[in-house]
RNA sequence: CUCAUCCAGAGGGGCAGAGGGAAACGGCCCGAUGAAGCCCCGGCAACCCUCCAGCCGGUCUCGUAGAUCCUUGUCGAUCAUUCACCGCGAGGCUCCCGGCUAGGGAAGGUGCCAAAUCCGUCUCACGGUGAAAUGCGCCGUGAGGAAGAUGAG
Numbered sequence: 001c002u003c004a005u006c007c008a009g010a011g012g013g014g015c016a017g018a019g020g021g022a023a024a025c026g027g028c029c030c031g032a033u034g035a036a037g038c039c040c041c042g043g044c045a046a047c048c049c050u051c052c053a054g055c056c057g058g059u060c061u062c063g064u065a066g067a068u069c070c071u072u073g074u075c076g077a078u079c080a081u082u083c084a085c086c087g088c089g090a091g092g093c094u095c096c097c098g099g100c101u102a103g104g105g106a107a108g109g110u111g112c113c114a115a116a117u118c119c120g121u122c123u124c125a126c127g128g129u130g131a132a133a134u135g136c137g138c139c140g141u142g143a144g145g146a147a148g149a150u151g152a153g
Base pairs, nucleotide, nucleotide: 001153002152003151004150005149006148011041012040013039014038015037019030020029021028024121025120026119027118042113043112044111047109048108049105050104051103053101054100055099056098057097058093059092060091061090062089063088064087066079067078068077069076070073117147122144123143124142125141126140127139128138129137130136
């Protein structure tokens, strides 16, 4: 930098001792019934990995296919009738490769184990409200973005 995912899931012990929830601000939470950090053990999940099935691409097999002449023929005449890149049609999936979908596995590499990535911040749409309209403010809902996290490359 690119792509995918982020409303699911999964905690005990020891050391430690006051903070923590990425950063700023606002909110809301967690925390002396012990925060961060470190260590041990356990677990969750299924990104990498792997198994199976189906489909698609792909690939393979078979079939099809031509030329010349003039009198230009709705079945003209003559010759050829080998090969098959592409195309079209039919079939196969033994081997190789790629993709998608559904399901299974968990040894290993990561990751993760309060709350949606705790929520908001920017943009748009809709609804409500401030006596009406536009605009604006506030509240709410939805979609997207930004930022971030994790994995794979």

The RNA shown here (SAM riboswitch aptamer (S box leader)) has 153 nucleotides and comes from uncultured Streptomyces sp. It matches the Rfam family "SAM riboswitch aptamer (S box leader)". About the family: The SAM riboswitch is found upstream of a number of genes which code for proteins involved in methionine or cysteine biosynthesis in Gram-positive bacteria. The source organism's lineage runs through Bacteria, Bacillati, Actinomycetota, Kitasatosporales and Streptomyces. Model confidence (mean pLDDT): 76 of 100. The sequence is in RNAcentral, with records from MGnify.